Background: Predicted 3D model of a 75-nucleotide RNA (transfer RNA) from a Methanomassiliicoccaceae archaeon. NCBI's taxonomy places the organism under Archaea, Thermoplasmatota, Thermoplasmata, Methanomassiliicoccales, Methanomassiliicoccaceae.
RNA sequence: GGGCCCAUAGCUUAGCCUGGUUGGAGCGUCCGGCUGAUAACCGGAAGGUCGGGAGUCCAAAUCUCCUUGGGCCCA
Numbered sequence: 001g002g003g004c005c006c007a008u009a010g011c012u013u014a015g016c017c018u019g020g021u022u023g024g025a026g027c028g029u030c031c032g033g034c035u036g037a038u039a040a041c042c043g044g045a046a047g048g049u050c051g052g053g054a055g056u057c058c059a060a061a062u063c064u065c066c067u068u069g070g071g072c073c074c075a
Base pairs, nucleotide, nucleotide: 001074002073003072004071005070006069007068010027011026012025013024020058029045030044031043032042033041051067052066053065054064055063
């Protein structure tokens, strides 16, 4: 220098290829129930600029371009 892959909630991760009303799940956290109490179990809640920027579109996590960080391969 060239090519490919990964980045979504505190952690793990689905959705991306085939764009479509409010981005979901498990664990964790918080509140409540149950219990003499704790754990387990049950119910509920909060938590996300989908790495960043721009573009296309009525509409972008999803398509296009640029870019940051990490990994692999070639030279």